The RNA shown here (FMN riboswitch aptamer (RFN element)) has 135 nucleotides and comes from a bacterium.
The sequence was found by an Rfam model in a public genome assembly.
Its Rfam family is "FMN riboswitch aptamer (RFN element)". From the family's description: The RFN element is a highly conserved domain that is found frequently in the 5'-untranslated regions of prokaryotic mRNAs that encode for flavin mononucleotide (FMN) biosynthesis and transport proteins. Rfam links the family to the GO term FMN binding.
Of the family's consensus pairs, 100% are formed in the model.
[in-house]
């Protein structure tokens, strides 16, 4: 001065108590929970990301003599999808304190699920560390 990684570990919580019913942690009263990064200051509801769903392209595998086709899978891209106000403190807060609210993928179920079961002993936003490189 330039270029650029490799590996390891970690990485989500929650229906108490009651009611109805043949049957509900799914309905009703009520209870409980809050991933990751950022933001003058600590955020489920401010800005993004992730998980989920749909579509396109693509890799591989299986079925098949081959092709077509189907299923599963990898990677990339596009799209869809949630919710907050008031007061206080302060230099600064939709983040703190007080009050009152609101929101929550897909499939399953003897009955409609943020909380049960399942995909998931998975994946991921990311966090920490080691090594390499450089100084």
């Nucleotide at each position: 001065a330039a270029a650029a990684g490799u590996c390891u570990u970690c990485g989500g919580g929650g229906c108490a108590a009651g009611g109805u019913g043949u049957a509900a942690u799914c309905c009703c009263u009520g209870a409980c929970c809050g991933g990751c990064g950022g933001u003058u200051a600590a955020a489920g509801c401010c800005c993004g990301c992730g998980a989920g769903c749909g579509g396109a392209a693509u890799c591989u595998u299986u079925u098949c003599u081959c092709a077509u086709a189907a299923a599963a899978u990898u990677u990339u891209c596009c799209g869809c999808a949630g919710a907050a106000u008031c007061g206080g403190u302060g230099a600064a807060a939709u983040c703190c304190c007080g009050a009152u609210g609101c929101c929550g993928a897909c499939g399953g179920u003897a009955a409609a699920a943020g909380u049960c079961c399942g995909g998931a002993u998975g994946g991921a936003a990311g966090a920490a560390g080691a090594c390499a490189a450089a100084g």